[in-house]
């Protein structure tokens, strides 16, 4: 740099420090922020994308369907919560004649420890396509709302 996947309406300094003029991705049209201090650096904070750590439990259950993998219902365990009906995730593998028991895993979820990233306004709004509603005599018109695409940002993986 290119490709793929996922997310992008939440969150985090109005008065932390240095610095000193721009900034909000590109183009266009807007609209904002900024000497009451922009961008940048440090500190502080937010965030569970990746890694680490924790969580690692539950009749190797019963019934039905299925050739089988598996599916459904009951029962059981964990998470979240002040609590729980709801909600989220699960009941896997090995050793043991059966079983008791032991060992190894997995998930939801948690944790800012590490790697990034981020800390005004929906990705600040719109442009391309489509739908709905309203206005207008009408228009390939205007306004509003919604959806998708393109582009962009961030993360992970690959080349």
């Nucleotide at each position: 740099c290119u490709c793929u996947u996922a997310u992008c309406a939440a969150g985090a300094g109005u008065u932390g420090g240095c610095u000193g003029a721009g900034g909000g991705a590109a183009u266009u049209g807007g609209c904002c922020c900024a000497a009451u201090g922009a961008a940048g650096c440090c500190c502080a904070g937010c965030a569970a994308c990746c890694g680490g750590c924790c969580g690692u439990a539950a009749u190797a259950c019963u019934a039905u369907c299925g050739u089988g993998a598996g599916a459904u219902a009951g029962g059981g365990c964990g998470c979240a919560u002040c609590a729980u009906u709801c909600g989220c995730g699960c009941c896997g593998g090995a050793a043991a004649a059966a079983a008791a028991u032991u060992c190894c895993g997995c998930a939801a979820g948690g944790u800012a420890c590490g790697g990034u990233g981020c800390u005004a306004a929906g990705u600040c709004c719109a442009a391309c396509a489509g739908a709905a509603a309203g206005a207008g005599a009408a228009a390939c018109u205007c306004u509003u709302u919604c959806u998708g695409a393109a582009a962009g940002a961030u993360a992970a993986g690959a080349g």
Predicted 3D model of a 159-nucleotide RNA (SAM riboswitch aptamer (S box leader)) from Paranoxybacillus vitaminiphilus. The sequence was found by an Rfam model in a public genome assembly. Its mean pLDDT, the model's own confidence on a scale to 100, is 78.